[in-house]
Context: one part of a larger RNA
Molecule: large-subunit ribosomal RNA, domain VI
Organism: Phycisphaerales bacterium
RNA sequence: UGUUGCAAACUUGAGAGGAGUCAACUUUAGUACGAGAGGAUUGAGUUGGACGUACCCCUGGUGAUCCAGUUGCGCCGCUAGGUGCACCGCUGGGUAGCUACGUACGGCAGGGAUAACCGCUGAAAGCAUCUAAGCGGGAAGCCCCCCUCAAAACAAGGUUUGCUUGUCGUAAGACGUGAGACCCCUGGUAGACCACCAGGUUGAUCGGCCACGCAUGCAAGGGCUGAGAGGCCCUCAGUGGAGUGGUACGAACGGUCAAAG
Numbered sequence: 001u002g003u004u005g006c007a008a009a010c011u012u013g014a015g016a017g018g019a020g021u022c023a024a025c026u027u028u029a030g031u032a033c034g035a036g037a038g039g040a041u042u043g044a045g046u047u048g049g050a051c052g053u054a055c056c057c058c059u060g061g062u063g064a065u066c067c068a069g070u071u072g073c074g075c076c077g078c079u080a081g082g083u084g085c086a087c088c089g090c091u092g093g094g095u096a097g098c099u100a101c102g103u104a105c106g107g108c109a110g111g112g113a114u115a116a117c118c119g120c121u122g123a124a125a126g127c128a129u130c131u132a133a134g135c136g137g138g139a140a141g142c143c144c145c146c147c148u149c150a151a152a153a154c155a156a157g158g159u160u161u162g163c164u165u166g167u168c169g170u171a172a173g174a175c176g177u178g179a180g181a182c183c184c185c186u187g188g189u190a191g192a193c194c195a196c197c198a199g200g201u202u203g204a205u206c207g208g209c210c211a212c213g214c215a216u217g218c219a220a221g222g223g224c225u226g227a228g229a230g231g232c233c234c235u236c237a238g239u240g241g242a243g244u245g246g247u248a249c250g251a252a253c254g255g256u257c258a259a260a261g
Base pairs, nucleotide, nucleotide: 001152005163006162007161008160009159010158011157015149016148017147018146021049022048023047024046025045026044027043033038051106052105053104054103055102059100060099061098062097066093067092068091069090070089071086072085073084074083075082076081110144111143112142117137118136119135120134166175167174168173180257181256182255183254184200185199186198187197188196205251206250207249208247209246210245211244212243214240215239216238221234222233223232224231225230
């Protein structure tokens, strides 16, 4: 831009893509078969590999924005306490998120038409013959069934709901109303951008603050004790990213477009 008024929501599915897997074991059965050695078809069940999809409750990883310990040097005049650099200096842990080594699920079953092949009836050709007329069975393959996308499927589909149909003008058109939408702003369950989604004061969208959770592991300062390093007590302390709620304290200001007559 189109889809023949303008919108919002829900859909149909032409078409396209994906998936489709393999093995072992138990049993049927040491049966059929075979002199024996050996050793099934088939049916029923179980488990696993690889692959795929989703997720983070569990187990782990990461977690250079969290906590702690510690070495050397510098700085804050010194002590104490901090801070900077040294691979994040090194080390021990670790929330959210992201993840696999973790968890869950999937391949099933079924229908249709068939291939090779197996048949029924059956003539040409008094027989025979699956074929010539006719009718069946038959594969991980084909078409459905399962999952995803999908009306630019230009034959542009369907359903529901909302809104306009005023004024001037012969007309073209202009102005207005207005469902709704967009720019813009606050953001993330989304994301390269765009898009998508949650919100924009009739507001919990982000930040801050408060409470809780979770992480770390007991701060500073003081007291007691020890020759000292240190230990104990106040102290399950102190501190803190992303988590769960609450609270308008700060920031969501300000604009535009828009339909038959």